[in-house]
RNA sequence: AAGGUAAGACGAUCUGCCGCGCCACUUGUGGUGAGGAAAGUCCGGACAGGGCAGGGCACCCUGCUGCGGAAAGCGCAGAUGGGAGCAAUCUUAUUCGGUCCGUAACAGAAAACAACCGCCGGAAAUACCUGUCACCUCGUUUUAUAGGUAGGACCGGCAAGGGUGAAAACGCGGGGUAAGAGCCCACGACGGCCGUCAGCGAUGCCGGCCGGGUACGACGACAGGGCCUGCAAGACCAAAUAUACUGGCAGACGAGGGCGGCCCGCCCGAUGCCAGGGGGUAGGUUGCGAAGAUAAAUGGCAGAUUUAAAAACAGAACCCGGCUUACGGCCUUGCCUUUGGA
Numbered sequence: 001a002a003g004g005u006a007a008g009a010c011g012a013u014c015u016g017c018c019g020c021g022c023c024a025c026u027u028g029u030g031g032u033g034a035g036g037a038a039a040g041u042c043c044g045g046a047c048a049g050g051g052c053a054g055g056g057c058a059c060c061c062u063g064c065u066g067c068g069g070a071a072a073g074c075g076c077a078g079a080u081g082g083g084a085g086c087a088a089u090c091u092u093a094u095u096c097g098g099u100c101c102g103u104a105a106c107a108g109a110a111a112a113c114a115a116c117c118g119c120c121g122g123a124a125a126u127a128c129c130u131g132u133c134a135c136c137u138c139g140u141u142u143u144a145u146a147g148g149u150a151g152g153a154c155c156g157g158c159a160a161g162g163g164u165g166a167a168a169a170c171g172c173g174g175g176g177u178a179a180g181a182g183c184c185c186a187c188g189a190c191g192g193c194c195g196u197c198a199g200c201g202a203u204g205c206c207g208g209c210c211g212g213g214u215a216c217g218a219c220g221a222c223a224g225g226g227c228c229u230g231c232a233a234g235a236c237c238a239a240a241u242a243u244a245c246u247g248g249c250a251g252a253c254g255a256g257g258g259c260g261g262c263c264c265g266c267c268c269g270a271u272g273c274c275a276g277g278g279g280g281u282a283g284g285u286u287g288c289g290a291a292g293a294u295a296a297a298u299g300g301c302a303g304a305u306u307u308a309a310a311a312a313c314a315g316a317a318c319c320c321g322g323c324u325u326a327c328g329g330c331c332u333u334g335c336c337u338u339u340g341g342a
Base pairs, nucleotide, nucleotide: 001338002337003336004335005334006333007332008331010329012305013304014303015302016301017300018299020033021032022031023030024029025028035313039324040323042322043321044320045319047230048229049228050227059226060225061224062223063222064078065077066076067075068074079094080093081092082091083090084089095221096220097219101217102216103215104214116162117161118158119157120156121155122154126150127149128148129147130146131145132144134142170188171187173185174184175183190211191210192209193208194207195206197204198203234286235285236284237283243278245276246275247274248273249272250271256268257267258266259265
């Protein structure tokens, strides 16, 4: 210097003019007015309503250790195993059991009591050779029998070797064996237990003893936690219309209604009017903030400054703590790799 990696800071500032929301008053002035994520609405809380004597079951969530935190599917630091990377570093899993049950794609004989090739033991058919016997006058041939060689259907043993696979029943060496195998032994890996030491702890180092069919899951156990619904929660005030209830007046000697306004007439026939009054609706206030809510303001132009450049993601809706996601560019610091120079 380039590239990478981790953590952090920033997300323009000032002036003038015009404009918008809210508040104040002296009514035209002043004050104030988006984010690091205001986003997703994922987790926790606050607040609120409902439910609730107390306890248990069921159901759901979380699950290594320490610290922080009101709490959290939160943060920081660490432990052990796996994975990625040359490295810095990143990522993932994590209580205990898992007898029984399930899964292990493709490939492969086999994915949990594995035999395809292969290795080893036995071995039928068949072929050949040799000897002998029989038949034959003799030889050849044929047959029987015995031995041998080849052969290898089939039976059994083997988890060493090949091959398949993400994974093949600990690795390697020696012994052993018909051939083999933790079958036995040494060393190592892994797991468990015990002890010393280190650490608050998870755990680690060392020593000793023991062990041998994998992984994941369902499922079970243990520990901790969890009532339901959300500001359109909820609280207060409260029209018009209708009306529970109460009181007064009128009413079958006809209240009241219909026949388009009035009178007569005809028809229907038990309520009508007034006052009080509770609940509920529209609406308003509050919840609600030194931005604020109402379909909802927070902007535009010009100039200056910093700068390589003012351009990314994005617009509060009760509030707070987290998580996650989006984001142009710049800066700071630690570390790693490569290259060059002194």
A computed fold for a 342-nucleotide RNA from a Bacteroidales bacterium, annotated as Bacterial RNase P class A. Model confidence (mean pLDDT): 77 of 100. It is recorded under the gene name rnpB. Of the family's consensus pairs, 90% are formed in the model. The RNAcentral record of the sequence draws on ENA.